[in-house]
RNA sequence: GGGUGUAGUUCAAUGGCAGAACAGCGGUCUCCAAAACCGUCAAUGUGGGUUCGAUUCCUGCCACCC
Numbered sequence: 001g002g003g004u005g006u007a008g009u010u011c012a013a014u015g016g017c018a019g020a021a022c023a024g025c026g027g028u029c030u031c032c033a034a035a036a037c038c039g040u041c042a043a044u045g046u047g048g049g050u051u052c053g054a055u056u057c058c059u060g061c062c063a064c065c066c
Stems, first nucleotide, its partner, number of pairs: 001066005008022004016052001024040005045061005
């Protein structure tokens, strides 16, 4: 100097309701378990700015990668 930062993990989200998969938990099924199915839990690194409205645009800092 350039890039990245969203759920426990891997990833979405064109300035207008933050979502999926896997994982976790509960249930159905089963002699038991697994699988399958149903439900549930959980997140925007941090401080400012712009805007009616910010995960999104600007910016200080922090962490990581080159």
Molecule: transfer RNA
Organism: bovine gut metagenome